Predicted 3D model of a 72-nucleotide RNA (transfer RNA) from a Candidatus Daviesbacteria bacterium.
RNA sequence: CGGGGACUAGUUCAUCGGUAGAACGCUGCGUUCGGGUCGUAGAGGUACAGGGUUCAAUUCCCUGGUCCCCGA
Numbered sequence: 001c002g003g004g005g006a007c008u009a010g011u012u013c014a015u016c017g018g019u020a021g022a023a024c025g026c027u028g029c030g031u032u033c034g035g036g037u038c039g040u041a042g043a044g045g046u047a048c049a050g051g052g053u054u055c056a057a058u059u060c061c062c063u064g065g066u067c068c069c070c071g072a
Base pairs, nucleotide, nucleotide: 001071002070003069004068005067006066007065010024011023012022013021018055026042027041028040029039030038048064049063050062051061052060
């Protein structure tokens, strides 16, 4: 320098045009002498940034950023 991929909850990942979910973690309650386990309820994300298309964008398009892979 060229090509490709990833970026969504604290973490690992779904969702891939129509008000964003799971597991683990966290908090309350129950259970226990207490803790763990288990059960139950709950909090937590303007989806990397900006712009465009659309009635509607996490999703499609463009530019930029960070990281990873391949090639030179």
Background:
The prediction has a mean pLDDT of 83. RNAcentral holds the sequence, with entries from ENA.